Predicted 3D model of a 502-nucleotide part of an RNA (small-subunit ribosomal RNA, 5' domain) from a metagenome.
The coordinates come from a structure-prediction model, not an experiment, and the mean pLDDT is 82.
The full RNA is in RNAcentral, with records from SILVA.

Context: one part of a larger RNA
RNA sequence: GGAUGAACGCUGGCGAGAUGCUUUACACAUGCAAGUCGUACGAGAGUUUAAAACUCAAGUGGCGGACGGGUGAGUAACACGUAAGAAUUUACCUUUAGGAGGGGGAUAACAUCGUUAACUGGAAACAGUUUUCUACCGAAAGGGUUGCUAAUACCCCAUAUGCUUUCGAGUGAAAUGGAUUUUUUCCGCCUAGAGAGAAGCUUGCGGCUGAUUAGCUUGUUGGUGAGGUAAUGGCUUACCAAGGCGACGAUCAGUAUCUGGUUUGAGAGGAUGAUCAGACACACUGGAACUGAGACACGGUCCAGACUCCUACGGGAGGCAGCAGUGGGGAAUUUUCCGCAAUGGGCGAAAGCCUGACGGAGCAAUCUCGCGUGAGGGAUGACUGCCUAUGGGUUGUAAACCUCUUUUUUCAGGGAGGAAUCAAUGACGUGUACCUGAAGAAUAAGCAUCGGCUAACUCCGUGCCAGCAGCCGCGGUAAGACGGAGGAUGCAAGUGUUAUCC
Numbered sequence: 001g002g003a004u005g006a007a008c009g010c011u012g013g014c015g016a017g018a019u020g021c022u023u024u025a026c027a028c029a030u031g032c033a034a035g036u037c038g039u040a041c042g043a044g045a046g047u048u049u050a051a052a053a054c055u056c057a058a059g060u061g062g063c064g065g066a067c068g069g070g071u072g073a074g075u076a077a078c079a080c081g082u083a084a085g086a087a088u089u090u091a092c093c094u095u096u097a098g099g100a101g102g103g104g105g106a107u108a109a110c111a112u113c114g115u116u117a118a119c120u121g122g123a124a125a126c127a128g129u130u131u132u133c134u135a136c137c138g139a140a141a142g143g144g145u146u147g148c149u150a151a152u153a154c155c156c157c158a159u160a161u162g163c164u165u166u167c168g169a170g171u172g173a174a175a176u177g178g179a180u181u182u183u184u185u186c187c188g189c190c191u192a193g194a195g196a197g198a199a200g201c202u203u204g205c206g207g208c209u210g211a212u213u214a215g216c217u218u219g220u221u222g223g224u225g226a227g228g229u230a231a232u233g234g235c236u237u238a239c240c241a242a243g244g245c246g247a248c249g250a251u252c253a254g255u256a257u258c259u260g261g262u263u264u265g266a267g268a269g270g271a272u273g274a275u276c277a278g279a280c281a282c283a284c285u286g287g288a289a290c291u292g293a294g295a296c297a298c299g300g301u302c303c304a305g306a307c308u309c310c311u312a313c314g315g316g317a318g319g320c321a322g323c324a325g326u327g328g329g330g331a332a333u334u335u336u337c338c339g340c341a342a343u344g345g346g347c348g349a350a351a352g353c354c355u356g357a358c359g360g361a362g363c364a365a366u367c368u369c370g371c372g373u374g375a376g377g378g379a380u381g382a383c384u385g386c387c388u389a390u391g392g393g394u395u396g397u398a399a400a401c402c403u404c405u406u407u408u409u410u411c412a413g414g415g416a417g418g419a420a421u422c423a424a425u426g427a428c429g430u431g432u433a434c435c436u437g438a439a440g441a442a443u444a445a446g447c448a449u450c451g452g453c454u455a456a457c458u459c460c461g462u463g464c465c466a467g468c469a470g471c472c473g474c475g476g477u478a479a480g481a482c483g484g485a486g487g488a489u490g491c492a493a494g495u496g497u498u499a500u501c502c
Stems, first nucleotide, its partner, number of pairs: 001502004006498005013371006019364002021329001026327003030324003035063003040060002044056005070282003080206006088199003093195007101157004110147002113144001114133001117130005136143002162171003177187003208254003215245003220242008257279004261272004284305005307318004335361001337360003343357001344355004374404004385394003409439006418428001446491005451472003457486005467474002
């Protein structure tokens, strides 16, 4: 000198674009952040009706909740980057070929959980006691009995281009369903092949520190058989062999997500990994599987633990490292805002619904860039302040005063584009950007420094005191170095200090 997700002091006019818990992966009140489909299904409810049609949606069923969003705790590892590879899977999408024959039993929703008889009280409703049979518990969360019902839910038989094969054979599908018009079209179902995109696996090379860590390893290294996986493989297991790694640093310990990049530098290199993009890992802590094309699953399940809450003490509920927001920690980091108008995503035939992704607005000089705080003239060089050798010098064309301008500001009028797609559709924005008109210099300057490095000097006060200081060093009675004043210098809506990197 440059840089920063900065902070602190003093000061502060506007706009645009960015950025904003770096610390406790600390604990979280409240609201929202993942639903959708009635053109899969049967009840139910509502509205209007001549029939019937429309709407709602608890439940069954389908697809999606594995994406999107957050964080960086762990991880020194095929985690990442790059280059290669073979033993694999793949819902939705595209494409090719073929098919959809016959039959069956359930279940959620819904309903039910008491009943017979006698007596007493009572106007009755009903209540109480006893009794027959007996299939309801709980405060809640939730669960149980019995009965009934549908499907694109589930099951069986048959068939097959597939798969396995010892070549004999074995094994394996489907919903002819939904809508429409009345015979076609659309959406679906099953099998096999190909593609696209996605994912899993293996390997070479690359990137931290410590030897005051020198030996490490028994499923360890390899083989055979078996099991397991979508797939290779000690991945697992039985047996056999005794291997494998290591001063080219194994093992151990410490630290740390990695990369594209960012920053500095002429470069080489150094430092760094916020925002944006790619990959990985995690979701209160630890463990586990289920479902599924895909998870060992942030807003799913189960178990254990810590913590918080409810409870009728029997038992239950919860997980902001989503968006806001609260407490705490800290030098320090924002609104419990608007909208699905755009882009994108899920579902749906569609209309559409959902979307704290996203688009926007709000807050903060946190950063970068742009603009302004007026322009021209104006000497008796006015007054004041300061200095003085008392002559004057300086503040200083600075002011006053004159003539202008209106970027900004305020008000009024007009008014896009972002909307694709005939029409309709804009949160931003009860008119934004922009244009026109009016008013009036009107609304707008500070901070640091002035001994040398280093641009900028005098006076007063103080007297090794008070203090300054990045280094050298100033201060003990004439201090250009402390404090104040006048003046000057630098930068400027900022300016200094501190921290860190080059």